Context: one part of a larger RNA
Molecule: small-subunit ribosomal RNA, 5' domain
Organism: uncultured anaerobic ammonium-oxidizing bacterium
RNA sequence: AUUGAACGCUGGCGGCAUGCCUUACACAUGCAAGUCGAACGGUAACGCGGGGCAACCUGGCGACGAGUGGCGAACGGGUGAGUAAUGCAUCGGAACGUACCCAGUAGUGGGGGAUAGCCCGGCGAAAGCCGGAUUAAUACCGCAUACGACCUACGGGUGAAAGGGGGGGAUCGCAAGACCUCUCGCUAUUGGAGCGGCCGAUGUCAGAUUAGGUAGUUGGUGAGGUAACGGCUCACCAAGCCGACGACCGGUAGCUGAUCUGAGAGGAUGACCAGCCACACUGGCACUGAGACACGGGCCAGACUCCUACGGGAGGCAGCAGCGAGGAAUAUUGCGCAAUGGGCGAAAGCCUGACGCAGUAACGCCGCGUGGGGGAAGAAGACCUUCGGGUUGUAAACCUCUUUUUGUAGAGACGAGGGAGGACGGUAUCUAUAGAAUAAGUCUCGGCUAACUACGUGCCAGCAGCCGCGGUAAGACGUAGGAGGCGAGCGUUAUCC
Numbered sequence: 001a002u003u004g005a006a007c008g009c010u011g012g013c014g015g016c017a018u019g020c021c022u023u024a025c026a027c028a029u030g031c032a033a034g035u036c037g038a039a040c041g042g043u044a045a046c047g048c049g050g051g052g053c054a055a056c057c058u059g060g061c062g063a064c065g066a067g068u069g070g071c072g073a074a075c076g077g078g079u080g081a082g083u084a085a086u087g088c089a090u091c092g093g094a095a096c097g098u099a100c101c102c103a104g105u106a107g108u109g110g111g112g113g114a115u116a117g118c119c120c121g122g123c124g125a126a127a128g129c130c131g132g133a134u135u136a137a138u139a140c141c142g143c144a145u146a147c148g149a150c151c152u153a154c155g156g157g158u159g160a161a162a163g164g165g166g167g168g169g170a171u172c173g174c175a176a177g178a179c180c181u182c183u184c185g186c187u188a189u190u191g192g193a194g195c196g197g198c199c200g201a202u203g204u205c206a207g208a209u210u211a212g213g214u215a216g217u218u219g220g221u222g223a224g225g226u227a228a229c230g231g232c233u234c235a236c237c238a239a240g241c242c243g244a245c246g247a248c249c250g251g252u253a254g255c256u257g258a259u260c261u262g263a264g265a266g267g268a269u270g271a272c273c274a275g276c277c278a279c280a281c282u283g284g285c286a287c288u289g290a291g292a293c294a295c296g297g298g299c300c301a302g303a304c305u306c307c308u309a310c311g312g313g314a315g316g317c318a319g320c321a322g323c324g325a326g327g328a329a330u331a332u333u334g335c336g337c338a339a340u341g342g343g344c345g346a347a348a349g350c351c352u353g354a355c356g357c358a359g360u361a362a363c364g365c366c367g368c369g370u371g372g373g374g375g376a377a378g379a380a381g382a383c384c385u386u387c388g389g390g391u392u393g394u395a396a397a398c399c400u401c402u403u404u405u406u407g408u409a410g411a412g413a414c415g416a417g418g419g420a421g422g423a424c425g426g427u428a429u430c431u432a433u434a435g436a437a438u439a440a441g442u443c444u445c446g447g448c449u450a451a452c453u454a455c456g457u458g459c460c461a462g463c464a465g466c467c468g469c470g471g472u473a474a475g476a477c478g479u480a481g482g483a484g485g486c487g488a489g490c491g492u493u494a495u496c497c
Base pairs, nucleotide, nucleotide: 003494005493006492007491008490009489012368013367014366015365016364018361019360020326025324027322029321030320031319034071035070036069039068040067042064043063046062047061048060049058050057051056078279079278080277087204088203089202090201091200092199093198096196097195098194101192102191103190104189105188106187107186108185109143111141112140119132120131121130122129123128149158150157151156163184164183165182166181167180168179171178172177205251207249212242213241214240217239218238219237220236221235222234223233224232254276255275256274257273258269259268260267261266281302282301283300284299285298304315305314306313307312332358334357335356336355340354341352342351343350344349371401372400373399374398381392382391383390384389406434407433408432409431410430411429415424441486442485443484444483445482446467447466448465452481453480454479455478456477462469463468
């Protein structure tokens, strides 16, 4: 000099930051990922319209629960367990993928069969499940076509699509509509952008009281597999490959930009913020998908917790709050989507514990205040005293001034770039007014080290970072007066340079 600190005493205000470092311990409760009716059949609820004397009926309209379908849910948020290299950092590389977005080219013709929902019936305590009948689509499957694409023994062969919405003069049509036009989509393919997968080199803690390690091991041929190269996997063949330039083994650890310190070299650290990685109760596995081997998806096994009608089921806060436990120790079960950003949607909009704010903690940094001027050869009190006096001390009282803070009252934002829209917030800020009013502690005073006397105690009680103090005059213990340091903090402990 430093800190994500803790502890003791103390504590006025504001700004900006930061706050489970320990048990990757267990979690009650609420919320944290939905959205689209302009893909679809429909109508559970609400409102409107129509019919009806009424009960009620009616998807006609605004809309919309559940369902089919699409996109998203692989982002965003958390944590640091594992990992010493399948990681990270830097520099290179070739055998790859890419939904949404941008640019280009070519298309978007004609058919089919199902299925959820709804209805009927059944089983179950529940979670949930089964059967029958019926129905739609941008769901599913063929046919046609193929600029380009893919395969090719270069002759040829293979493979696609989906429609929705707004507006409309003539013409056709009973109507729906055809048709025209605008728009959102869909299919094939090329290129781009950004993103991602893979490979190599160099660097990346300590132990030799770890010296040999290795059988898919090292290489080849062929095959499989992958988006892609590759022992990635398999069959066969060969016997290689790594290692004192430290292999292998055991220990510790997420890495980096950076942070702290230092003149630098270096040393230490990796909280917050940013990039990458890994993980999501523990272990394993795949499915879906452009993308996962998937925190708030699935299956299996295990431990634990809960419900049960005992037959069987449900769950996963290392998301935001919050609770228990552990610990020296770390906050609200808050407000809002107004801003920024994200998902969906043509849009209106909906969702968003990301985020923006507020609350809490002197935990840190910075700023401000607790008053200013005058006022005695100097009150009282206290302490010391050589009893003369000295110190506290211009300090107080008293006079005068000011009003930062504070209280009260009034006004009152920016943040919102075309309109509306402000959680924060009646906040910040401004004005008026009242009144020195509401605001100082803590550690030390033997030397190092700035600051001294008295009393008490008597190797006791105690102090102490080191040297050392204390056994009857202790500047070192305790108290008082005084003094010194820092100051809304001060000191101690821990920690690194």